Notes
Predicted 3D model of a 346-nucleotide part of an RNA (small-subunit ribosomal RNA, central domain) from a Bacteroidota bacterium. The organism belongs to Bacteroidota, within Bacteria. RNAcentral holds the full RNA, with entries from ENA and SILVA. Its mean pLDDT, the model's own confidence on a scale to 100, is 85.
Context: one part of a larger RNA
């Protein structure tokens, strides 16, 4: 490189948007770039193939043919690709009327719980564990009651639920705002799919500046356990967790399964739930699930939401270790991230 692959063996980019590029619906006509056919020129000789001949054969040599799969010119064909023009509505989008939801951003409000403070009642314990101790407490704790303050998270509803491109999103409410679906078929008329780079978003932890700090809690301290115990258990507790702005750009970022389209179960394959809609039974559409037929698969299993049958485009893999390391470069305040080898070894 080809072939073959990418749920679990190596391998799907964390997600989107989108320039270039690649690919692209039906019909009609023009052109003839690709394509196909004919003709002409050229494609040196040698070599290769083949035939005949010459050295006693052979290697070798000589004559002829074929070939040189190519290029150029010219004449034609017009199915397909291309291009130009016209047209169509099924793909795509717009419109009208509805519906839906923890989708997003900003603000306001709420109650339970926890902790603290003050006051009151009240007296000797509380707390914690396998058992204890450290710890708190006669300067009155724990418990109970009232009031006040603070920060964080929103019990039940709650679900195999819903929404979002992914990360993710849950008290109630207001403002602004993105999407999806259904019905109608009114409009545009291929406007589409994918997408290297680029750009944007991207949990947690971490970083910078300024706030905040109830609970929890890396580090740390003490008490236990133990042969030891730099742990598991207990008592405390700092960063952090929270907010604003900026950075980082990674995760088992997982469905370990890229995106799009079509088809494949008999008139629903069987069955549950969510939204819309028509409605007399009973249907249609779009999501979310479960079990299976065929088929696929090494098997586990997947099975119309495919890992089935096909097509287009992108990404990635090529024995284990060395190693996601070194060096270089780019980015970053740093931590580090991205790109990413080799020697050697089995």
């Nucleotide at each position: 490189u080809u072939g073959g692959g990418u749920u679990u063996a190596a391998a799907g980019g964390g997600u989107g948007u989108g320039c270039a590029g690649g690919c692209g619906g039906g019909c009609u006509g023009g052109c003839a770039a690709g394509u196909c056919a004919g003709u002409g020129g050229u494609g040196a000789a040698a070599u290769c193939u083949u035939u005949c001949g010459g050295c006693u054969u052979a290697a070798c040599c000589g004559g002829g043919a074929a070939a040189c799969u190519g290029c150029c010119a010219u004449u034609g064909a017009a199915a397909c690709u291309g291009u130009c023009a016209g047209u169509c509505u099924u793909g795509a989008g717009u419109u009208a009327g509805g519906u839906u939801g923890a989708g997003g951003u900003a603000g306001g409000c709420g109650g339970a719980a926890u902790g603290u403070g003050u006051a009151a009642u009240g007296u000797a314990g509380c707390g914690g564990u396998g058992a204890a101790a450290u710890g708190c407490u006669u300067a009155g704790a724990u418990a109970u009651u009232a009031c006040a303050c603070a920060g964080a998270a929103c019990a039940c509803c709650a679900a195999u639920u819903g929404c979002g491109u992914a990360g993710g999103c849950a008290g109630c409410u207001u403002a602004c705002u993105g999407g999806a679906c259904c019905u109608a078929c009114a409009c545009u008329g291929a406007c589409g799919c994918u997408g290297a780079g680029g750009c944007a978003c991207g949990a947690a932890a971490g970083c910078g500046u300024g706030g905040g700090g109830a609970g929890c809690g890396a580090a740390c301290a003490g008490g236990a356990u133990u042969a030891g115990a730099u742990a598991c258990c207990c008592u405390g507790g700092u960063a952090g967790u929270c907010c604003a702005c900026g950075c980082u750009g990674u995760a088992a970022a997982c469905u370990a399964u890229g995106a799009u389209u079509a088809c494949u179960c008999g008139u629903u394959g069987u069955u549950g739930g969510c939204g819309a809609u028509a409605c007399a039974c009973u249907g249609u559409c779009a999501g979310c699930g479960a079990c299976c037929a065929a088929g696929c698969g090494a098997a586990a299993g997947c099975g119309a939401u495919a890992a089935g049958u096909a097509a287009u485009c992108c990404a990635c893999c090529u024995g284990g270790g060395g190693a996601g390391u070194a060096c270089g470069c780019u980015c970053g305040c740093a931590a580090g991230a991205g790109u990413g080898a080799a020697a050697c070894u089995c």